This is a predicted structure of a 73-nucleotide RNA (transfer RNA) from a Chloroflexota bacterium. The RNAcentral record of the sequence draws on ENA. Rfam family: tRNA. Rfam classes the family as a transfer RNA. Gene Ontology term of the family: triplet codon-amino acid adaptor activity. Its mean pLDDT, the model's own confidence on a scale to 100, is 80. The source organism's lineage runs through Bacteria, Bacillati and Chloroflexota.
[in-house]
RNA sequence: GGCCCCGUAGCUCAAUUGGCAGAGCAGACGACUCUUAAUCGCCUGGUUAUAGGUUCGAGUCCUAUCGGGGUCA
Numbered sequence: 001g002g003c004c005c006c007g008u009a010g011c012u013c014a015a016u017u018g019g020c021a022g023a024g025c026a027g028a029c030g031a032c033u034c035u036u037a038a039u040c041g042c043c044u045g046g047u048u049a050u051a052g053g054u055u056c057g058a059g060u061c062c063u064a065u066c067g068g069g070g071u072c073a
Base pairs, nucleotide, nucleotide: 001072002071003070004069005068006067007066010025011024012023013022019056027043029041030040031039049065050064051063052062053061
């Protein structure tokens, strides 16, 4: 340098053929407990890597760029 895959919450990952962005863990608060842990309830947390394009509508499709991984030389 060519090609392929990936990028979504603090972390690990979902999101069905383009139609309301979610779960678990973590964190805050509360219940329980003599206290802690465990358990339970509840709450918070997102420019879906960046910039454009298509579309009534984009996490999803297209283009470029950035980052990570793989492969060929």